Record summary:
The RNA shown here (small-subunit ribosomal RNA) has 1507 nucleotides and comes from an uncultured bacterium. Its Rfam family is "Bacterial small subunit ribosomal RNA". Its family is annotated with ribosome and structural constituent of ribosome in the Gene Ontology. Its mean pLDDT, the model's own confidence on a scale to 100, is 84.
RNA sequence: UAGAGUUUGAUCCUGGCUCAGAUUGAACGCUGGCGGCAUGCUUAACACAUGCAAGUCGAACGGCAGCAUCAUUUAACUUCGGUUAGAUGGAUGGCGAGUGGCGGACGGGUGAGUAACGCGUGGGAAUCUGCCCUAGAGUGGGGGACAACCAGGGGAAACCCUGGCUAAUACCGCAUAAUCUCUACGGAGCAAAGGGGGCCUCUAUUUAUAUGCUCUCGCUUUAGGAGGAGCCUGCGUCGGAUUAGCUUGUUGGUGGGGUAAAGGCCUACCAAGGCGACGAUCCGUAGCUGGUCUGAGAGGAUGAUCAGCCACACUGGAACUGAGACACGGUCCAGACUCCUACGGGAGGCAGCAGUGGGGAAUAUUGGGCAAUGGGCGAAAGCCUGACCCAGCAAUGCCGCGUGUGUGAAGAAGGCCUUCGGGUUGUAAAGCACUUUCAGUAAGGAAGAAAAGCUUUGAGUUAAUACCUCAGAGAAUUGACGUUACUUACAGAAGAAGCACCGGCUAACUCUGUGCCAGCAGCCGCGGUAAUACAGAGGGUGCAAGCGUUAAUCGGAAUCAUUGGGCGUAAAGCGUCCGUAGGUGGUCGACAUAGUCGGGUGUGAAAGGCAUGGGCUUAACCUGUGUUUGUCAUCCGAUACUGGUCGACUAGAGUAGGAUAGAGGGAAGUGGAAUUUCCGGUGUAGCGGUGAAAUGCGUAGAUAUCGGAAGGAACACCAGUGGCGAAGGCGACUUCCUGGAUCCAAACUGACACUGAGGGACGAAAGCGUGGGGAGCAAACAGGAUUAGAUACCCUGGUAGUCCACGCCGUAAACGAUGAGAACUAGCUGUUUGGGAGCUUGACUCCUGAGUAGCGUAGCUAACGCGUUAAGUUCUCCGCCUGGGGAGUACGGCCGCAAGGUUAAAACUCAAAGGAAUUGACGGGGGCUCGCACAAGCGGUGGAGCAUGUGGUUUAAUUCGAUGCAACGCGAAGAACCUUACCUACCCUUGACAUCCUCGGAACUUGUCAGAGAUGACUUGGUGCCUUCGGGAACCGAGUGACAGGUGCUGCAUGGCUGUCGUCAGCUCGUGUCGUGAGAUGUUGGGUUAAGUCCCGCAACGAGCGCAACCCCUGUUCCCAGUUGCCAGCAUUCAGUUGGGCACUCUGGGGAGACUGCCGGUGACAAGCCGGAGGAAGGCGGGGAUGACGUCAAGUCCUCAUGGCCCUUACGGGUUGGGCUACACACGUGCUACAAUGGUAGCUACAGAGGGCAGCGACUUAGCGAUAAGGAGCCAAUCCCAAAAAGUUAUCUCAGUUCGGAUUGCACUCUGCAACUCGAGUGCAUGAAGUUGGAAUCGCUAGUAAUCGUGGAUCAGCAUGCCACGGUGAAUACGUUCCCGGGCCUUGUACACACCGCCCGUCACACCAUGGGAGUUGGUUUUACCCGAAGACGGUGGGCUAACCUUUUAGGAGGCAGCCGGCCACGGUAAGGUCAGCGACUGGGGUGAAGUCGUAACAAGGUAACC
Repeated sequence: UAGAGUUUGAUCCUGGCUCAGAUUGAACGCUGGCGGCAUGCUUAACACAUGCAAGUCGAACGGCAGCAUCAUUUAACUUCGGUUAGAUGGAUGGCGAGUGGCGGACGGGUGAGUAACGCGUGGGAAUCUGCCCUAGAGUGGGGGACAACCAGGGGAAACCCUGGCUAAUACCGCAUAAUCUCUACGGAGCAAAGGGGGCCUCUAUUUAUAUGCUCUCGCUUUAGGAGGAGCCUGCGUCGGAUUAGCUUGUUGGUGGGGUAAAGGCCUACCAAGGCGACGAUCCGUAGCUGGUCUGAGAGGAUGAUCAGCCACACUGGAACUGAGACACGGUCCAGACUCCUACGGGAGGCAGCAGUGGGGAAUAUUGGGCAAUGGGCGAAAGCCUGACCCAGCAAUGCCGCGUGUGUGAAGAAGGCCUUCGGGUUGUAAAGCACUUUCAGUAAGGAAGAAAAGCUUUGAGUUAAUACCUCAGAGAAUUGACGUUACUUACAGAAGAAGCACCGGCUAACUCUGUGCCAGCAGCCGCGGUAAUACAGAGGGUGCAAGCGUUAAUCGGAAUCAUUGGGCGUAAAGCGUCCGUAGGUGGUCGACAUAGUCGGGUGUGAAAGGCAUGGGCUUAACCUGUGUUUGUCAUCCGAUACUGGUCGACUAGAGUAGGAUAGAGGGAAGUGGAAUUUCCGGUGUAGCGGUGAAAUGCGUAGAUAUCGGAAGGAACACCAGUGGCGAAGGCGACUUCCUGGAUCCAAACUGACACUGAGGGACGAAAGCGUGGGGAGCAAACAGGAUUAGAUACCCUGGUAGUCCACGCCGUAAACGAUGAGAACUAGCUGUUUGGGAGCUUGACUCCUGAGUAGCGUAGCUAACGCGUUAAGUUCUCCGCCUGGGGAGUACGGCCGCAAGGUUAAAACUCAAAGGAAUUGACGGGGGCUCGCACAAGCGGUGGAGCAUGUGGUUUAAUUCGAUGCAACGCGAAGAACCUUACCUACCCUUGACAUCCUCGGAACUUGUCAGAGAUGACUUGGUGCCUUCGGGAACCGAGUGACAGGUGCUGCAUGGCUGUCGUCAGCUCGUGUCGUGAGAUGUUGGGUUAAGUCCCGCAACGAGCGCAACCCCUGUUCCCAGUUGCCAGCAUUCAGUUGGGCACUCUGGGGAGACUGCCGGUGACAAGCCGGAGGAAGGCGGGGAUGACGUCAAGUCCUCAUGGCCCUUACGGGUUGGGCUACACACGUGCUACAAUGGUAGCUACAGAGGGCAGCGACUUAGCGAUAAGGAGCCAAUCCCAAAAAGUUAUCUCAGUUCGGAUUGCACUCUGCAACUCGAGUGCAUGAAGUUGGAAUCGCUAGUAAUCGUGGAUCAGCAUGCCACGGUGAAUACGUUCCCGGGCCUUGUACACACCGCCCGUCACACCAUGGGAGUUGGUUUUACCCGAAGACGGUGGGCUAACCUUUUAGGAGGCAGCCGGCCACGGUAAGGUCAGCGACUGGGGUGAAGUCGUAACAAGGUAACC
C1' cells in the first nucleotide's frame, strides 16, 4: 500500500483493454460578481515596418556648431531708466561633433546546436585576472605626431582622397628600479600622467600666482587577498547490435614551435601503438542541473516561470581590440534574403521591450516611471538604464469573499407525475421582520523616503580656522503606482449562478417524442412502438465563479516484478552435448583490510520541500530560525562474513587396481525364412481385386504346384511399462577396433569443481550433388472405380526415392510439451544389473548400490495433476516470456548449390485470444434398454371418379386465422338470406347497446303511399301501474356533452385455454459431506420392474412433484328392490296380452373377489422372475379419466378477458344484392369402385346405444318413388324413430360386364319469405374414368385389424365429415442387426441461438495500411580532386616610412602596404554510403452486408488429427 467493469450457459485461472485519483505555461464549449498573489508563443532559431533597449566623463584634451548669460561695440527707438537688432569676445553656464578614458564580455533574450569533461558531484596543478581591498616602492626628464578644424577634390548617397595647423591622462624614447622577469649564475632587461579644490608656511618669480605647499582623484611597479575566468581528472548522465569492428596526428617518445597555462595543441623524426560485447564506431533523439508532477516507497515522467552552468545571436568562416570576446544592438569575408540607388555603388540583422505579418488549438500594451532595488560612467550634482518597479489585458492557475438572514402551511398559483385518492417542486415563493460584507456615491487617509545635496557643529588631515573625509544636528525638498491600502458616512435586498451528470462501473428517475431512424458511447453496450442509455421536460445528484470536454504525465499496472512475476497443459526450457569469457564455489589457520560496518572533518549555492515562529483581517503569498538531502572526498577505528596473499586438509572431483551387464559406435565377413524375376516339369481356365466392380494378367498356357538359379532389402520367434546411448537413435550371427556406465576395495592427486553469453561438435525423416545399386514398397504420373464433381479416400500399374560410398542441408508434436548441477524431505509394490550377510542350502530370507516403472503421505498447483526420477523445500548458473491477429512474415545481415534456415520488426486491426474444470446439448462414439420403431403379418393411401380442406391463380370481394411431425373432413357440432367478419350501392351520427342530465310523451297499435330495403310521409285505435297527489318506476321520442362502438393492429406486451415431446420416467428440495468455485453427492453401482417399481450396497439421511393406488366403465358372484322389465311353474290369449309370480334375464343401489396369497424351481436367506394349482378373472385382468419440472417468443387479441397504439358524420351502425361455392393446376384427408369372399332378386333371424312436443309419428289411403292426405300412441325400460346389415336361396359366368356409377337431359318431392348464382331427395333416361394402382408412404398385437350396419350433436333444410353403438371376426411377432423416436450410464467436443451448431480457403466487390518496383526528387554523410574570400601565421632581395640609434648629401633597427607560401569557409567535379518522399505495375495482409464455389477442422467430423 483500497479497487471496479469486460472473455463463459455458469466457474476458477491466465491475460489484455477500460474506469474511478492527482497534476498542467494548456486549448475548446457553455457561463461569468469582487479582491489578493502568481503566470502568459510549448508552434516558424519564420520574416520583420516604427519607437525605445548603452552610454557616460569638460574634474583627461584641442575646441565652440547650437542654447543661455555676461562684457565690449554698432544701429534704430526712447518715457533717457533702458528696450530691440547686429557684430565681436570661449569670458561664464554648459556643450553638438572630434581626440582620449572607462563601460559596450554585465544586465536582457533564446534553446538551434551539443550524447560532450556539455552538465552534476568530488578532487587536482601547469595559469591569468580591469575596477575593489591590504602592503612595499615610485610618479624624474624629453620627443614626434594624428583627429577635430581649415583649404582643395571625388561621389546620387554611404563615405572617401590630398595638402596644411594643433592639444592631451593619445603615442614614443631616455633616466631610475626591486623580494619583478630572464640567466650560461658571470650578469642582463623592464615603468609611469597627469587632473581638480584650497592656500601662501617653504621654494620660484615676487603684484599675485605657480611647475611651490597641502588635500584629493589618478598613473607605474611589486607582493598578497577577494571575487572572476581558463585547464586536467574519478564517478554519474537517453534509445538502437537489423550499427561490430573503429583509428594515421591516430597512441607514445624526442627536438622545436605555440598558449596566460599542462598537453599531438601544432610541426619534424622515431616506435606501432590506442579504443572496443563492462558496447568502441555509426545512426536517431536531446541543452544539463537545483528542482517540478506523480507514487506508500522504490521508481516513472519532466526540465515553463525562479536560480546555477553551457551554447547561440540571419547562415558559415575569421580574427582585431581588450583584464576579459573570437563579441546579440563591434569589425572583415562568403552566402541567402530585404531595402535604397543617379546602376557606378551602398545599407540591414527584435532568440532585448512593446508591436506587425505568418504559422498555430493557443499565449498580452507600439503603456507609466526611474519614486524604490540594482547596474554603467562621473569627484559629484547628475545622465543613461523596455534591467527593474508599477499599471493595462486574460477566470490561465492558486487563495479568500459575496450573490442575503430569520420567520412563514392556505402546504397558494403554475409546472410535472398520478393507481385520480393524491404526490412532488416546497419553507421554496409570496407575505412579515431584519442585516448591508462586496460593488456604488461622498469624505478622510497611512506605509513604501532613506540617502545624496545644502546649512551647521565636532573629530581627523594640514602650516592652516581653507579644502577634503568621517560623525552628529537643522531646514527645505524627492512617489510612477494613485481617484492606492485602510477608515467613516449614505441608500436599498437592492447590482451579482452557472455547468456537468442521473443503465452498470458511479452519487442521482419519471413522463413525452422517436422507432436499428435520428442519435449516444470512457469500457461493457443502448436505439427495430411501452428506451431510467437517443431528444425535450419535470425532478434529482455532484461541483461552484466556475463546470465540462479534449490533449498530456504519473498512479491504479505486482501489466518489465531490486523492493515485487513467471516458463508440464495459459506466452515462455535452446534438439543434444562439449567448452571460452563471465558468474558462483568444500574444511582449517595466519596476515593485510578492497568490499562491509562505526565515528570525525570537508563539501553537498540560494530558492524549493518539511517543522516551528513572524507579517498582510484570514488564506494563497512573503519572511526568520531549525532540519532534511551524496554510490562524494579524506582521516581514524572494527575484522565476523565475501574477496586477496601465504600455508595446511580430504568429505567434492579425478587417477591407478579388480570385476560386471548391455540392440552403445565403426569396419569386414557369414546365414536362413519370405517377396519378386528367370529356367525346367506337372496341370487347365481362369486368376487377381473390391462394399460391389472394372482397369490388369491368362489358351503365345496364367493362377496353383514341384525342382533349380539370380538379385536386392529387411532380420519372424526370443521381445519384456527389458537393455544401451548426451540427444537423434540402436535389434540375425561371427571376428577386429572403440566410447561410456556401474560395483568392490581405498593406493595416489589435493578443490583440480558447477554452470556456461559468444563458439564448436553431433543431430530423425524428407530434400540436394557425384558415382553405384534397385527385390519389395512407393510421392509424381497413368488407367479403373466412387461421386453432382473427385485433380482424393478404394483398386491395377508405376518413376524419383527408400539401400551403399563421399559431401551438403540443420530442421520436427527433435515431447517427459518438464534446462544443467547440488543438498534436504513418509512409505509400499514390481522389474534390470552389481556387492554383501544369514541359516533351515532354497525357485530361501535379509541388508546395501546404480537404473527403470506403478501407486501414494506431507507439500505444491488455476485445476488437471506432480509427489526421493518433484511440478515439494532451498542454493548456483544459463536460456526464454510479457494480449490476440498482422508474423515467425517484410526489410537488412549471416549461412546454404538450391530448397530454404537463422536473427527479426512496423503500420494497421480486435476486446478479446487462451488454460483447466462444470452442467447441458450433440456425435455417420460405446454399453444397457423401451416403443406397431423395425421385422413377421393383415388392410390401406399414392393411379380412377366424386366429396372435402389447403396452396396457387382469379376476382369488386373470393373475410380472417391454422403451415414439418404438432396446418390442410383444422376453428366451422353443418356459408341459399341470416350467419358474415369481405365487396357494391344507399342511408344514420350520443349512435344497434350501457350510465348520467334536460324536455316531452304511456307503452303499444291499424292502415295507405314512395322506395331494392333500411327508411320516410300521412293515418287508426289506445290512456296502463304505484302514490303521502308533490310525484315516482318501467318504456318511447327529441336535445346537450361526458361517452358508446371497433371480428381494427400487436399471441414478439399479456391472462386464460390448448397442442407437442409424452402417460416418456423423469424433475427437484432440506440438512449433511466433498470441491477455491461453477457444481457434485443423494438420483451413481449390482439386480429387478411397465415405472427413480422394489431390494441390496453406498457420505449420505430424509422429503416433495411425477409412477402406482384411490375415481368411472366392463368381466364373476351375492344381498336389497320388482315397473314400463322378465316368464320356470299355474291359468289365459293371436300376442307376457291379462291374472299371478319375481326364480331367471335385466335394471340400479350396496357388498364380495386378485394379494405373487399358495406350491415347485431360480435368485444373494432380497426384490423379483419362471412354471403350476385353484379361480369368472393371475401377475397392471381389459378400457377410460388423470399429463411432473420444463421445451417450442408453438397456437389463439376472430370465444372471452386485457396493457399499449389507432379510427370517431367512421376502421362505428343499418339495409339491398353479391362473395366466402370462382378454376389451367398442385397437395392432404376421405367416400365409391374396379367385381364372383361379388352384383341383382327373393326369403329370414339375432344387437347395442341413443333421440323425440314448433317433436317422434305407428297405422290407413294415394303415388313406381321421394313424399302427400288423414292420424292412434308417446313428455318415453310402456309409444315412435326402427328396416339392423353382413346372413341364406336363386341367378349372372369374367365381359368395361346384370361390375362401376361419374356426367348430362327430362319430370318431380321436401324444407324454407326465397333453392338462379348455391340445398337435399325421387323416378325415367344417359352410362365417363376405372381391370387393384410407380417411387414412396400410413394404420393395426385381440374382441384388435378388417368388414357390416345403427344412432346422435349441429340443424328449417343440407353428412362420404365428426362423435358414439353394437354384429361378424382374423393373421403374425424368430428377434433387436438396421430406419425413426425416447430413457439411463459413459466418452469426445473448437457446440451453449446448443449439429438446422460451429467453421476454413480460393474467387468477386469496396476501403485501409504495408512489402517489392524501372526509376525519380530531396536531406545527410564519406572519399578523391579542383577552386582558395577574409584572416592570422611564415617568407620577402622590389616600393613606402615621424619618434629610436649612428660614423647623418645618408644608412640602420623597426614598421606599413604589396607580393609569395602553407592552412582554411563557401563553391565545384567524380564516385559511393545512408535516410526519407513520390512511383506505372505487382505481392501478400486487414476490415466489411444476408455474394460465388466447395466442406478442410471441431464428434471416430464421416479417410483420427497434428508437426